RNA sequence: AUAUAUCUUCGGGAACAGGUGUAAUUCCUAACCGACGGUUAGAGUCCGUGAGCCUUAAUGGCUGAACUGGUGUAAUUCCAGUACCGACAGUAUAGUCUGGAUGGGAGAAGAGAAAA
Numbered sequence: 001a002u003a004u005a006u007c008u009u010c011g012g013g014a015a016c017a018g019g020u021g022u023a024a025u026u027c028c029u030a031a032c033c034g035a036c037g038g039u040u041a042g043a044g045u046c047c048g049u050g051a052g053c054c055u056u057a058a059u060g061g062c063u064g065a066a067c068u069g070g071u072g073u074a075a076u077u078c079c080a081g082u083a084c085c086g087a088c089a090g091u092a093u094a095g096u097c098u099g100g101a102u103g104g105g106a107g108a109a110g111a112g113a114a115a116a
Base pairs, nucleotide, nucleotide: 002116006111007110008109009108010107017029018028019027031096032095033086034085035049036048037047038046044084045083052062053061054060066082067081068080069079070078088099089098090097
């Protein structure tokens, strides 16, 4: 110096305004949001991971959504346009409220022996 065990910290956002109604931030009009890694170039909708559910409890299984044009060596990632998607429980039907959750977590940053 490399780097392993190990340890520490961090690690998800969002109902303007109006309508109907006994009652809705849940319906209707409209508004708003986008975890982590990868990918010639930046991604909610390309490839994976995580959360959730199932199971023989895991190194297993299931699990959402995008097209068109432009620039460029290169972009389903940028620019322009028009779309679409979003666990479970509760409640007037919820991606956005409340709750499990002061939880878990992909992962990020840092510290770092002994031995070699």